[in-house]
RNA sequence: GGGAACGAAGGGCAAACCCGCCGCGAGGUGGGGACGCAAAGCCUCCGGUCUCGAGCAGCGUACAAGCAGUGCUGCCGAGAUAGCGGGGUUGCCGGC
Numbered sequence: 001g002g003g004a005a006c007g008a009a010g011g012g013c014a015a016a017c018c019c020g021c022c023g024c025g026a027g028g029u030g031g032g033g034a035c036g037c038a039a040a041g042c043c044u045c046c047g048g049u050c051u052c053g054a055g056c057a058g059c060g061u062a063c064a065a066g067c068a069g070u071g072c073u074g075c076c077g078a079g080a081u082a083g084c085g086g087g088g089u090u091g092c093c094g095g096c
Stems, first nucleotide, its partner, number of pairs: 002096001006095001012037002017032006035083001041089003045086003048081006055075007
C1' cells in the first nucleotide's frame, strides 16, 4: 500500500414494540429495547415505495337524470424513506 472470501480484538449503530415531544400524514426526535448492520456514517442525483392536496384528467357510484358529493387510478405539486435499491462522499481495526 491492497482487501474478494474466511478470521481476531476493542468499540459503534439499533428494527419491531412501549413511553414523552413534534408533524394533517408518511414519518421525525429523546428514553427504554435489540431484529439485524462493515459503512445501519453523511448526501434525495436516479429508480421504487409511502404520505398530503379547495389542483388536473379518466373510470365507478345513491338518484328518474345531471351537477355537487364520494371511491379508485393516473398526472402534477409539496413531502417521507439513506434500515428499499443504485449512485456520490468520508472513514476504524486488520490475521493474511

A computed fold for a 96-nucleotide RNA from a Nevskiaceae bacterium, annotated as c-di-GMP-I riboswitch aptamer. Model confidence (mean pLDDT): 81 of 100.